[in-house]
């Protein structure tokens, strides 16, 4: 000293009408759309089964494990506000390492 985490701060993008009910914030519903809250899939690779071999490589097949800002669109969001991945400041900080 690094740090997973974690708390403030500051910056943060996309994308919609229509009815109905409401004072109004919002709600329900149709049909459309987004991707950066969460969350769900996977490559290269590693192991290990099976093939195969005097024995192993390669190969075919199969299980585990494996990234995103890819890619689902479940969530969630399509004025504004709030939230926001990600980044930058301040602060705390497990484990291993030095």
């Nucleotide at each position: 000293a690094c740090g997973a985490c974690u708390c403030u701060c500051u910056g943060a993008a996309a994308a919609g009408c229509u009815a109905a009910u409401g004072u109004a914030a919002a709600u329900u519903a149709g049909c459309a759309c987004c991707g950066a809250a969460g969350g769900g899939g996977c490559a290269a690779c590693a192991u290990c089964c099976c093939u195969u071999u005097a024995g192993a490589c390669c190969g075919u097949g199969g299980a585990u494990g494996g990234a995103a800002u890819c890619u689902c669109u479940c969530a969630g969001g399509u004025a504004g506000a709030a939230a926001a991945a990600c980044a930058g400041g301040g602060g705390g900080a497990g484990g291993a390492u030095a």